[in-house]
Context: one part of a larger RNA
Molecule: small-subunit ribosomal RNA, central domain
Organism: uncultured organism
């Protein structure tokens, strides 16, 4: 490389937008680059292949033949691909109307809880655990009432509910703003799919500068436990967690399942629409989200119209374990480190 593969055995890029490239709907006409076919020139000889013959055989040699899959020129064909052009509406999209949700910023607001402060009542404990102790309290704690302050998170609603490409998103109002679904009408007329590079987004943690700091809480300290206990349990507690701006760019970033399109039994729940029905029940239908299950697939587990079934298009990736996601080089980063990524050796 071919082949075979990628849910769990090695293997789907964390996710999107999109460049080059690859691939591309229906009908007609033209063309003839690809494609098919005829002729012709060339494709030297030797060698190789096939047949026969000569050295006793063979190697070797000779004779003959085919072939030389290729390239050039030229004649023809037009189904398919390409190209040009005309047209179409099913793919794709635009506009109008409806439903519902997410994110950001700022402003404003809300209640419960927690901690702290002040004051009142009140007295000896509180707290914590398997049991304790460190800790806290007569300088009046815990409990309770009133007032105040602060920061963070939004109970119930809440649901294999919703939305988002993924990461993810839960108090309320306002403002800005992206996407999606159903039904119908009009319009554009293939405008599409995928996507190496590239660009953007990207949990938590970490980093820089400046704020903020209630609770929680790496590190750290103490108390326990224990043979020991650099832990699990307890009392404290700094970074951090929060905000603004910038960086990092990784996760079991998981459905461990790339994206798009088409086709292939059903049953049942739920969410958002539509049509029919006098209304309810119900029937049908479109789009999502679950469960069960048939054929098929699968090593099995399982999957099964939300495929891991049957096909097509394009991208990414795998090729025995360890060494190793290491070394080296390059590159990105303030750093931590990230990306790319071997070999010797060994089993």
């Nucleotide at each position: 490389u071919u082949g075979g593969g990628c849910g769990u055995a090695a293997a789907g890029g964390g996710c999107g937008c999109g460049u080059a490239g690859g691939c591309g709907g229906u009908a007609g006409u033209a063309u003839a680059a690809g494609c098919c076919u005829g002729g012709u020139g060339u494709g030297a000889a030797a060698g190789g292949c096939c047949a026969c013959a000569g050295c006793u055989c063979a190697a070797c040699u000779g004779u003959g033949g085919g072939a030389a899959u290729g390239c050039g020129c030229u004649g023809g064909g037009a189904a398919c691909u390409g190209u040009a052009u005309u047209a179409c509406u099913u793919g794709a999209g635009u506009u109008c109307u409806g439903g519902a949700g997410g994110g950001g910023a700022a402003g404003u607001u809300g209640g419960a809880a927690u901690u702290c402060c002040u004051g009142g009542u009140g007295u000896a404990g509180g707290g914590g655990u398997g049991a304790a102790a460190u800790c806290u309290g007569u300088a009046g704690a815990u409990a309770u009432c009133a007032g105040g302050a602060a920061g963070a998170a939004c109970a119930c609603c809440a649901g294999u509910g919703g939305c988002g490409a993924a990461g993810g998103c839960g108090a309320a109002c306002u403002u800005c703003u992206g996407g999606c679904c159903a039904a119908g009408a009009a319009c554009u007329g293939a405008c599409g799919c995928u996507g190496a590079g590239g660009c953007g987004c990207g949990a938590a943690g970490g980093c820089g500068u400046g704020g903020g700091g209630a609770g929680c809480g790496a590190a750290c300290a103490g108390g326990a436990u224990u043979a020991g206990a650099u832990a699990c349990c307890c009392u404290g507690g700094u970074a951090g967690u929060c905000c603004a701006c910038g960086c990092u760019g990784u996760a079991a970033a998981c459905g461990a399942u790339g994206u798009g399109c088409a086709c292939u039994a059903g049953g049942u729940g739920u969410c958002g629409g539509g049509u029919c029905a006098c209304g309810a029940a119900g029937a049908c239908u479109c789009g999502g989200u679950g469960c069960c299950g048939g054929a098929g697939c699968g090593a099995a587990c399982g999957u099964g119209u939300u495929a891991a079934g049957u096909g097509c298009a394009c991208c990414g990736c795998c090729u025995g374990g360890g060494g190793a996601g290491u070394a080296u080089g390059c590159u990105c980063g303030c750093a931590a480190g990230g990306g790319u990524g071997a070999a010797a050796c060994u089993c």